Description
A computed fold for a 74-nucleotide RNA from an Ardenticatenia bacterium, annotated as transfer RNA. It matches the Rfam family "tRNA". About the family: Transfer RNA (tRNA) molecules are approximately 80 nucleotides in length. Rfam classes the family as a transfer RNA. The coordinates come from a structure-prediction model, not an experiment, and the mean pLDDT is 81. Taxonomically the source falls in Ardenticatenia (Bacteria, Bacillati, Chloroflexota). The RNAcentral record of the sequence draws on ENA.
RNA sequence: GGGAGCGUAGCCAAAAUGGAAAGGCGCUGGACUUUCGAUCCAGAGAUGUGCGGGUUCGAGCCCCGCCGCUCCUA
Numbered sequence: 001g002g003g004a005g006c007g008u009a010g011c012c013a014a015a016a017u018g019g020a021a022a023g024g025c026g027c028u029g030g031a032c033u034u035u036c037g038a039u040c041c042a043g044a045g046a047u048g049u050g051c052g053g054g055u056u057c058g059a060g061c062c063c064c065g066c067c068g069c070u071c072c073u074a
Stems, first nucleotide, its partner, number of pairs: 001073007010025003019057001027043005050066005
């Protein structure tokens, strides 16, 4: 240099053919416990999916550019 994949909450991670984002860990509160832990119950957290555009009534998903990471190749 050429090609491919990935980027979603603090971390991990899902989302048939586009109809506006599950779950787990963690966090907060409560129950239990002498306390902690474990367990159980409840709750909050993405103002929007790396960034910027485009298409569309509607984009995590399609298209273009850029950035980062990984792999293959020279």